A computed fold for a 350-nucleotide part of an RNA from an uncultured Actinomycetes bacterium, annotated as small-subunit ribosomal RNA, central domain. The sequence was found in a public genome assembly.
[in-house]
Context: one part of a larger RNA
RNA sequence: UUGGGCGUAAAGAGCUCGUAGGUUGUUAGUUACGUCGGAUGUGAAAUUCUGGGGCUCAACCCCGGACCUGCAUUCGAUACGGGCUGACUAGAGUUUGGUAGGGGAGACUGGAAUUCCUGGUGUAGCGGUGGAAUGCGCAGAUAUCAGGAGGAACACCAAUGGCGAAGGCAGGUCUCUGGGCCAAUACUGACACUGAGGAGCGAAAGCGUGGGGAGCGAACAGGAUUAGAUACCCUGGUAGUCCACGCCGUAAACGGUGGGCGCUAGUUGUGGGGACCUUCCACGGUCUCUGCGACGCAGCUAACGCAUUAAGCGCCCCGCCUGGGGAGUACGAUCGCAAGAUUAAAACUC
Numbered sequence: 001u002u003g004g005g006c007g008u009a010a011a012g013a014g015c016u017c018g019u020a021g022g023u024u025g026u027u028a029g030u031u032a033c034g035u036c037g038g039a040u041g042u043g044a045a046a047u048u049c050u051g052g053g054g055c056u057c058a059a060c061c062c063c064g065g066a067c068c069u070g071c072a073u074u075c076g077a078u079a080c081g082g083g084c085u086g087a088c089u090a091g092a093g094u095u096u097g098g099u100a101g102g103g104g105a106g107a108c109u110g111g112a113a114u115u116c117c118u119g120g121u122g123u124a125g126c127g128g129u130g131g132a133a134u135g136c137g138c139a140g141a142u143a144u145c146a147g148g149a150g151g152a153a154c155a156c157c158a159a160u161g162g163c164g165a166a167g168g169c170a171g172g173u174c175u176c177u178g179g180g181c182c183a184a185u186a187c188u189g190a191c192a193c194u195g196a197g198g199a200g201c202g203a204a205a206g207c208g209u210g211g212g213g214a215g216c217g218a219a220c221a222g223g224a225u226u227a228g229a230u231a232c233c234c235u236g237g238u239a240g241u242c243c244a245c246g247c248c249g250u251a252a253a254c255g256g257u258g259g260g261c262g263c264u265a266g267u268u269g270u271g272g273g274g275a276c277c278u279u280c281c282a283c284g285g286u287c288u289c290u291g292c293g294a295c296g297c298a299g300c301u302a303a304c305g306c307a308u309u310a311a312g313c314g315c316c317c318c319g320c321c322u323g324g325g326g327a328g329u330a331c332g333a334u335c336g337c338a339a340g341a342u343u344a345a346a347a348c349u350c
Stems, first nucleotide, its partner, number of pairs: 004321003007304002012318001014201004021194003025088007033081002035077008048066007091191001092188003095184005103177007110154001115149007125136002162169002206247006215241002220236004258317006266295012299306002323350003332343004
């Protein structure tokens, strides 16, 4: 390479947009590039196969034929693929009317709680643990009442629920803004899918500059425990956690399951919409589209399990895997302020 694979054995890029490329709906005409057929030329000889012949046989040698799967020219075929011209509406998109939502950004704002400060009441303890101690407290703590300051997070609602491409998103209001779904079917007329490179987004931690700092809390200090205890427990506590701007670019970034389209029994719950029936209303029932779950048939699977949200049956495109260790390491390169990230071996060894 061929082949086989990627939920858990090695293997789906963290996610999206999109360039090249690959693939691509129905129909008419045309062309004859691919494709198919014929003819001609060429495809050296030897070799090979085959029919004969010659050395007494054979090896060997000689003659004839085939083969030489190819290339070029030419004459045809036109189903399929391609090119060109035209048409269509089932894919895709636009329009109109609705609709749900913690989707995103900015500004303003609310209450509970913790902590601190001030004042009142009040007195000897508080705190903490398995038990203690460090710690705080007669300079008046803890408790309690009133007032004030400041930061961070938003109880109940809350859900197996919603939204988002993923990361993720939750007190309330306003402004700006993205996407989805449903109904109608007016318009465009294949405008589509995927996507090497590339670009953008991307939890937490970390980094830079400037703010902020209530609680929590790496490091650190002390008290315990213990043989020891650089831990688990306790008392403190700095970075950090928060904000603005800029970097970093990684996660068990997980559904451990790439994206798109079509097809293949059902049952049940729930979110959003529509149609119909019923009904005074509310409820309820049937059908349908679109999400999120639970079960389950065929089928698949090594099994576990998956099962219309497929891991079933097919097609298209991309990424990735190829025994364990060495190693996601070294070297080189690119990126980064750094930390490091990305790309990525070999010797050796089992």